c-di-GMP-I riboswitch aptamer from a soil metagenome, 70 nucleotides, folded computationally. Model confidence (mean pLDDT): 85 of 100.
RNA sequence: AAACGGCAAACCGAUCGUGAGGUCGGGACGCAAAGCCAUGGGGCUCGCCGGAGCUUGCCAGGCUACCGAA
Numbered sequence: 001a002a003a004c005g006g007c008a009a010a011c012c013g014a015u016c017g018u019g020a021g022g023u024c025g026g027g028a029c030g031c032a033a034a035g036c037c038a039u040g041g042g043g044c045u046c047g048c049c050g051g052a053g054c055u056u057g058c059c060a061g062g063c064u065a066c067c068g069a070a
Stems, first nucleotide, its partner, number of pairs: 006031002011026006029057001035063003039060003042055005
């Protein structure tokens, strides 16, 4: 390289949450860690302005991992 496969954005339905968003089903724009961890930065939400949250499909970092030429 190739193969078997994997995940699943927008959008739609159901449901939970004040919200950002989460979960399940459909769906496929993409992804070689789009597997896991909110540790640092970024973005976002709520707030009684002390703070509390969401996002790993924004980036970095940490841990782990399938096939396989050279």